RNA sequence: GCUCAGAAUGAACGCUGGCGGCGUGCUUAAUACAUGCAAGUCGAACGGGAAAGACACUUCGGGUGUUUAGUAUAGUGGCGAACGGGUGAGUAAUGUAUAGGUAACCUACCGCGAUGUUGGGAAUAACCUUCCGAAAGGGAGGCUAAUACCCGAUGAGUUCUAAUUAACGAGAGUUAAUAAGAAGAAAGUGUCCGUAAGGGUACGCAUUGCGAGGGGCCUAUAUCCUAUUAGCUAGUUGGUAAGGUAAAGGCUUACCAAGGCGAAGAUGGGUAGCUGGUCUGAGAGGAUGAUCAGCCACACUGGGACUGAGACACGGCCCAGACUCCUACGGGAGGCAGCAGUAGGGAAUAUUGCGCAAUGGGGGCAACCCUGACGCAGCGACGCCGCGUGAGUGAAGAAGGCUUUCGGGUUGUAAAGCUCUGUUCUAUGGGAAGAAAGACUUUAACUGCAAAGGUUAAGGGGAUGACGGUACCAUAGGAGGAAGCACCGGCUAACUCCGUGCCAGCAGCCGCGGUAAUACGGAGGGUGCAAGCGUUAUUCGGAAUUACUGGGCGUAAAGAGUGAGUAGGCGGUAUGGAAAGUCUUAUGUGAAAAUUUAGGGCUCAACCCUGAACGUGCAUAAGAAACUCUCAUACUUGAAUUGAGGAGAGGGUGAUGGAAUUCCUAGUGUAGGGGUGAAAUCCGUAGAUAUUAGGAAGAACACCAGAGGCGAAGGCGAUCACCUGGCCGAAGAUUGACGCUGAAUCACGAAAGCGUGGGUAGCAAACAGGAUUAGAUACCCUGGUAGUCCACGCAGUAAACGAUGGAUACUAGACGUUUGGGUAGUUAAGUGCCUGAGUGUCGUAGCUAACGCAUUAAGUAUCCCGCCUGGGGAGUACGGUCGCAAGAUUAAAACUCAAAGAAAUUGACGGGGGCCCGCACAAGCGGUGGAGCAUGUGGUUUAAUUCGAGGCAACGCGAAAAACCUUACCUGGUCUUGACAUCAUACUUAAAGCUAUAGAGAUAUAGUGUUCUUAGCUUGCUAAGAGGGUAUGACAGGUGCUGCAUGGCUGUCGUCAGCUCGUGUCGUGAGAUGUUAGGUUAAGUCCUGCAACGAGCGCAACCCCUGCCUUUAGUUGCUACCAUUAAGUUGAGCACUCUAAAGGGACAGCCGGUGUUAAGCCGGAGGAAGGUGGGGAUGACGUCAAGUCCUCAUGGCCUUUAUGACCAGGGCUACACACGUGCUACAAUGGCAAAUACAAAGGGAAGCGAAACUGUGAGGUGGAGCAAAUCCCAAAAAGUUUGCCUUAGUUCGGAUUGGAGUCUGCAACUCGACUCCAUGAAGCUGGAAUCGCUAGUAAUCGCGGAUCAGAAUGCCGCGGUGAUACGUUCCCGGGCCUUGUACACACCGCCCGUCACACCACGAGAGUUUAUUACUCCAGAAGUUGCUGAGCUAACCAGAAAUGGGGGCAGGUGCCGAAGGAGUGAUAGAUGAUUGGGGUG
Repeated sequence: GCUCAGAAUGAACGCUGGCGGCGUGCUUAAUACAUGCAAGUCGAACGGGAAAGACACUUCGGGUGUUUAGUAUAGUGGCGAACGGGUGAGUAAUGUAUAGGUAACCUACCGCGAUGUUGGGAAUAACCUUCCGAAAGGGAGGCUAAUACCCGAUGAGUUCUAAUUAACGAGAGUUAAUAAGAAGAAAGUGUCCGUAAGGGUACGCAUUGCGAGGGGCCUAUAUCCUAUUAGCUAGUUGGUAAGGUAAAGGCUUACCAAGGCGAAGAUGGGUAGCUGGUCUGAGAGGAUGAUCAGCCACACUGGGACUGAGACACGGCCCAGACUCCUACGGGAGGCAGCAGUAGGGAAUAUUGCGCAAUGGGGGCAACCCUGACGCAGCGACGCCGCGUGAGUGAAGAAGGCUUUCGGGUUGUAAAGCUCUGUUCUAUGGGAAGAAAGACUUUAACUGCAAAGGUUAAGGGGAUGACGGUACCAUAGGAGGAAGCACCGGCUAACUCCGUGCCAGCAGCCGCGGUAAUACGGAGGGUGCAAGCGUUAUUCGGAAUUACUGGGCGUAAAGAGUGAGUAGGCGGUAUGGAAAGUCUUAUGUGAAAAUUUAGGGCUCAACCCUGAACGUGCAUAAGAAACUCUCAUACUUGAAUUGAGGAGAGGGUGAUGGAAUUCCUAGUGUAGGGGUGAAAUCCGUAGAUAUUAGGAAGAACACCAGAGGCGAAGGCGAUCACCUGGCCGAAGAUUGACGCUGAAUCACGAAAGCGUGGGUAGCAAACAGGAUUAGAUACCCUGGUAGUCCACGCAGUAAACGAUGGAUACUAGACGUUUGGGUAGUUAAGUGCCUGAGUGUCGUAGCUAACGCAUUAAGUAUCCCGCCUGGGGAGUACGGUCGCAAGAUUAAAACUCAAAGAAAUUGACGGGGGCCCGCACAAGCGGUGGAGCAUGUGGUUUAAUUCGAGGCAACGCGAAAAACCUUACCUGGUCUUGACAUCAUACUUAAAGCUAUAGAGAUAUAGUGUUCUUAGCUUGCUAAGAGGGUAUGACAGGUGCUGCAUGGCUGUCGUCAGCUCGUGUCGUGAGAUGUUAGGUUAAGUCCUGCAACGAGCGCAACCCCUGCCUUUAGUUGCUACCAUUAAGUUGAGCACUCUAAAGGGACAGCCGGUGUUAAGCCGGAGGAAGGUGGGGAUGACGUCAAGUCCUCAUGGCCUUUAUGACCAGGGCUACACACGUGCUACAAUGGCAAAUACAAAGGGAAGCGAAACUGUGAGGUGGAGCAAAUCCCAAAAAGUUUGCCUUAGUUCGGAUUGGAGUCUGCAACUCGACUCCAUGAAGCUGGAAUCGCUAGUAAUCGCGGAUCAGAAUGCCGCGGUGAUACGUUCCCGGGCCUUGUACACACCGCCCGUCACACCACGAGAGUUUAUUACUCCAGAAGUUGCUGAGCUAACCAGAAAUGGGGGCAGGUGCCGAAGGAGUGAUAGAUGAUUGGGGUG
């Protein structure tokens, strides 16, 4: 970094769904809308004034009259329609929130006051007549009314003009008073009394004051992202004057000035209605702005005004545009973002319902009318809350299911059964509250002349319910109608079986699935929630992964390469003032609802009501003065200045110097030189290299030189001179905080690179050649151009690093070093101590993830700047800026992964290091690899050639032995409870054996065979049992699969010296220590030391054999002495040998040396043996998923008239070939022949088998002896002696083949061993390579045994004869320590890039296209306004009248002005042949 567990939602989807209450419901297309309804009302403002119906009359056509009825009501007029209801498109400020201002304002209706309500006039709708039109509608003429309109009177108060006075105010000014002038009002209607006049009263009307409520305007603060948007602005900023408005104002116009805004982010772009609140959170915050409430904006899109108190007006008007509809084509009509509803869009959101009964609103005197506001109902588990789906009892722990180790377990008191209840449900019956006002009426008071009337107060009071026969109550019935969903590998509560077999699938992350899946699918069981449960989406949380609360930057991401310095931030000591920050108190405000809390009401709860608290904020007032700011005055310690000193590769310029290199000239001189691991290219007889002398040129400055010095960093090194910056110390003096840091900016800035001009000795990219190599575009060599050098410019980056920004203060020390100062002592040098400034090493506290840092901090603190927020994509693209270019700087996203990374740990590894060991090498001996044969394997073949084993550690291995058998394989013939085991049932019967026939046999048939035990009795029968057979059923069987499911056993590293534990200690931890170190050993063997002390498994020892001795014991063994024999043959004996039991012996014990007074090592003596004497058995923790399911055992799977069982024959023995292991040889250290000597260890009864005889021989006959120190196998061989062979394919070698035999065995054809005669291959010592062995060993020689009827060159044993090692550099393997690591399946590891293929997103791209926007121009609707107005004109004035005046209207026209058109730009998106890199596989 990713992910999960929590809470939430206007949700949607899947499965499921009993009831009720309260809420809530187009988040998308501000898309388009059929239909109905949503704003009217007043006849008590006005003039008119019906009709249906009924009745009467009638010429029966109809008309008239009365009533209906002065009712309904179109019109004039008034009020309302600016409220209520909807929506969130626009708007980042003309908005909203909070607090203020208005001395710059308005306000219909309402309340409380004051004063009035007078005299006149002229019209006009309706209506009538008529005309036009399809319609919508309109024109002309005529009549008429008003609370419609006009003129006059009056003026309490109002306004204006120019004054005076007073009060208030900082002031502009406001308020009040005084007197003068001017201007400006009205409307009636109902009702009562009254004959009338007139009066009362109610509702009105006019002027005016105050109030309430409502608004307009202004100010401050707050209010999202983007700098890859840095500059914007001409009415722009201000002034003067005028206009305009209810009102201040560039709001508008003219003139004047040139301002105004901006890094505290202007301008531009994107997104968005704001708030109370809501969700989340411990909080701070984050996200959000549905329902409810406040404000704003909008009403098809754009513009505009009219009316009015109020609008630039959702259900008004005009114009333009788009769209829809009607049309007679001329012209008209419309605006659901009101309530329902429709279409469309979408994952998705309801009824074209009832009612004005309540609440509220409009009108009205009122009755009342209107009201899709509202109240209700309907639909939706959409949400919250509540209830139910039953309760008690009930073990045979039923059946069934699942599972099982087959015993059982579980489902599970669950069910059934029995006893109950009745919430809900069904039926029936009863049945609310929500309704009280007003009207009407009674009484009292007031008004009034009044017993009219009216107002107020207190009573009375009929009627009025959409919901709804609803809530609720009662009775009856009856457990009857009512449970699902997700999950069960870890996180995370919950486990088994079956199926599947990297398939199907799962998955939020890790990950699961390749034949035993608790992860897939099903089932049983369980867990969680429950009328819901899951999934998806979104928000907050966890996440201190943006850190204000509360993070970091040496190595994990992160300190700018370095400095100077602007703005800004921060800033020493003292006193006084002020009071901006800060703190205290008070007042106002912070709407209601919500949240919290105390009560209350619905049966509870949700929900609702009342009160309280909170609202951390803002404003105002009063106060405090410690701290910060600020003002003033001081101070010296921060900082700076000054005289005389000190060190220095600090910088710049000029001059000078020597060594070296190369080149040139000349001399000497001759064949090489040079170069490398080795060479070659190259130079040289045209004279090189070498050497001597002279000269030229350029570059760099040996020694001094140091972890030393200087500088801000980069960097700086010969010497001298000049110019110049900084630093340091001592002691004074001066200034008086002048300081620190530092965005922007500026300067410096290695190497390489670029430009111009020089220069070029050496070196040296590129390039060429030579080598190396599989290749070698490299490393090595020979050459060599840019460049390196200088001058002037550019560039601006580095692992520009201490991977560590700067400043200040504080916090143990020790030891170096550079350079000052002081002091002690000294003749001087050297020296000691103290104190500055640098520069290093170690180290305490502290810090750190660890490593480490540690007064030069990465410690403790303060201030300022820069930077970081998973890896990759990418320091890349695009855009901007800079650059001549190269490029630098600023700097993303899509997409993709679940990691990437740091430090440390344990291993493993290294063609890293150190030490050590081993037949590991070396030194030797003998082999293998070449030949023939034997044997095993591969391959091939085959019906089958059964299977396994595969580097060492498979291959003479399993197999200590395939002719049949074995045998597992093949062909064919047969059997099916079976060749083998146990049990049950039924029937039958003893059995085995023998004979014959058929057959290859298994087998079948026939015959023969008649015999078990017990009991009973009728004595030959019955019953039972054991055994056999037949049939059936459980089951048997399997060398079938899986050694990667296993046990056991085994191999190997390796008989290597290792592997661990307890306690303690150290470490955040993994782990470490011990086990490391110094010695030593064969050894983690021992010693010493040591935060270790002990212990275990290994080592060693204990065990066996062998080597010496003793004791005991002498037969079958032995024989010295005494006899005896052919012979230890026999007496005798047990001394010796030997046998076999018990002991002894060797321990570094003794001596010397050495070593740390050790362990030990070296030498010596003695000793049979000397440093574990030799050999064996014995194999630590572990590694190799090593080997074995075909030894055995065993889970699972498969098979069951076959993959089981029996039989015959065949095969495992094949054969172009390849490999391993062996035997025999190639010969004279030999072969052959003859003679002759010396073992050990074994075996022997279905055995070994002697003598003797026989055969050339294998062998045969024979049968003594022997269950063995007695007999037999049994002859040991090499050796020794003698003879022959004489270097040859042989007297070597024996393969192969022919013939003849022997033995074993039912049987030697496939396919045995041996013998004899004959035959006589290859082979003359073996290429590359490779194996064994260190002493009685190698080599060589024979002997025995197991297996076995027979069949070893193999295997396991035995003895005889009997050789070389300087040593540890190297190869191989191993042990210990250490080091590096990006490995941990551990180097047979990991891993980089190109190329090829597929997919994905992105950049560039000739362009194309869409949208938005800026500017310029054209044109200009409606409309306001200005001007005009020769046309028209009721009210007023003049006039007798005509007529005129005043005023107005139509019309015309100017400015402004929307849509529209044209052009030029900008921005954003889409797309594009081709192309570029990136990601994934």
About this RNA
A computed fold for a 1481-nucleotide RNA from an uncultured organism, annotated as small-subunit ribosomal RNA. It matches the Rfam family "Bacterial small subunit ribosomal RNA". Rfam links the family to the GO terms ribosome and structural constituent of ribosome. The sequence is in RNAcentral, with records from ENA, Greengenes and SILVA. Its mean pLDDT, the model's own confidence on a scale to 100, is 83.